[in-house]
Context: one part of a larger RNA
RNA sequence: UUCUCGUUAAGGAACUCGGCAAAAUAGCCCCGUAACUUCGGAAGAAGGGGCGCCCCCUCCGGUGUAGGGACUUGCUCCCGAAGCCCAGGGGGGCCGCAGUGAAAAGGCCCAGGCGACUGUUUAGCAAAAACACAGGACUCUGCAAAGCCGCAAGGCGACGUAUAGGGUCUGACGCCUGCCCGGUGCCGGAAGGUUAAGGAAGCUGGUUAGCCGCAAGGCGAAGCUGGCGACCGAAGCCCCGGUAAACGGCGGCCGUAACUAUAACGGUCCUAAGGUAGCGAAAUUCCUUGUCGGGUAAGUUCCGACCUGCACGAAUGGCGUAACGAUCUGGGCGCUGUCUCAACGAGAAGCUCG
Numbered sequence: 001u002u003c004u005c006g007u008u009a010a011g012g013a014a015c016u017c018g019g020c021a022a023a024a025u026a027g028c029c030c031c032g033u034a035a036c037u038u039c040g041g042a043a044g045a046a047g048g049g050g051c052g053c054c055c056c057c058u059c060c061g062g063u064g065u066a067g068g069g070a071c072u073u074g075c076u077c078c079c080g081a082a083g084c085c086c087a088g089g090g091g092g093g094c095c096g097c098a099g100u101g102a103a104a105a106g107g108c109c110c111a112g113g114c115g116a117c118u119g120u121u122u123a124g125c126a127a128a129a130a131c132a133c134a135g136g137a138c139u140c141u142g143c144a145a146a147g148c149c150g151c152a153a154g155g156c157g158a159c160g161u162a163u164a165g166g167g168u169c170u171g172a173c174g175c176c177u178g179c180c181c182g183g184u185g186c187c188g189g190a191a192g193g194u195u196a197a198g199g200a201a202g203c204u205g206g207u208u209a210g211c212c213g214c215a216a217g218g219c220g221a222a223g224c225u226g227g228c229g230a231c232c233g234a235a236g237c238c239c240c241g242g243u244a245a246a247c248g249g250c251g252g253c254c255g256u257a258a259c260u261a262u263a264a265c266g267g268u269c270c271u272a273a274g275g276u277a278g279c280g281a282a283a284u285u286c287c288u289u290g291u292c293g294g295g296u297a298a299g300u301u302c303c304g305a306c307c308u309g310c311a312c313g314a315a316u317g318g319c320g321u322a323a324c325g326a327u328c329u330g331g332g333c334g335c336u337g338u339c340u341c342a343a344c345g346a347g348a349a350g351c352u353c354g
Base pairs, nucleotide, nucleotide: 001349002348003347004346005345006344007343008342010340011339014338019335027051028050029049030048031047036041038172052094053093054092055091056090057089058088061085062084063083067079068078069077070076071074095099107333108332109331110330111329112328113327114325115324119131120130135170136169137168138167139166140165141164147156148155149154173320174319175318176317178250179249180248183247184246185243186242187241188240189239192238193237194236198232199231202228203227204226205225206224207223210219211218212217251269252268253267254266255265278312279309290306291305292304293303294302
């Protein structure tokens, strides 16, 4: 010096990103206990008091002798003086600094964010506001179900049957969940447009039996073969509707009131429709340490407001919410070597020799 412990004057978070770590609290009995609340809870809230030993009184329970009682007579059952064991209560006394005398054994409170909750998770850096969850909704599926595994046979679904099963989103509960169907998706429609394979009237090329020609060559039926092809051809797409707890989207400029400011009001452009309720500098606010209020002597954090929402907003749910949380944030009481600021002690290592 390092590690693991112990103690510490005065102060008591001044430490630090942050009370991290440590200290403190701690058992049982009694008293007492707020907001809020889903009336269960919150609660061990908080905050107090008692606790050892000896004697006396009182008294609960156990065991059960003597005795009494009962019969079904037995190593029977019931009651039960005494004796022994023992809980509680009252009074008196004794000792120490200290009586749950050692060990083991909640620190508490206030406010806020997130998630309702118990659960689950990155085996080996993350336990969470992530996942799940009861509950809600949409949608598919009529049973040889949909969906899934498999080439198939076959199997799961299910020895179930729409109060069932699959998929997707949301996520207790309370109050709610606005407007847009133009785009994309899905569902329905079938008149019209477009449209494949296939079929096919017809047209056309090659070949040549034959015919013509002195020859070169020309024409050329049937068959075979190549090409084009009117017309007939479904779904789909176009088209017509519906549908947002489907994917998604939810405006701009200018003016206006008898102080000023602001604009209930008006004008205009665009759109499928222009963001309702509620919330709002927020897990979202750039400017920003916004402004005001509260906490502090002093507060980029925190809480309450305001609204100018760069860029909240309604099941990619909105806003609340008791209870819950090894969650996150701010504050307070207690307590402390975290610190002012360090000191001493114990054990182990470090150094030398073996």
Large-subunit ribosomal RNA, domain IV from a Desulfobaccales bacterium, 354 nucleotides, folded computationally. The organism belongs to Desulfobaccales, within Bacteria. Rfam family: Bacterial large subunit ribosomal RNA. Gene Ontology terms of the family: structural constituent of ribosome and ribosome.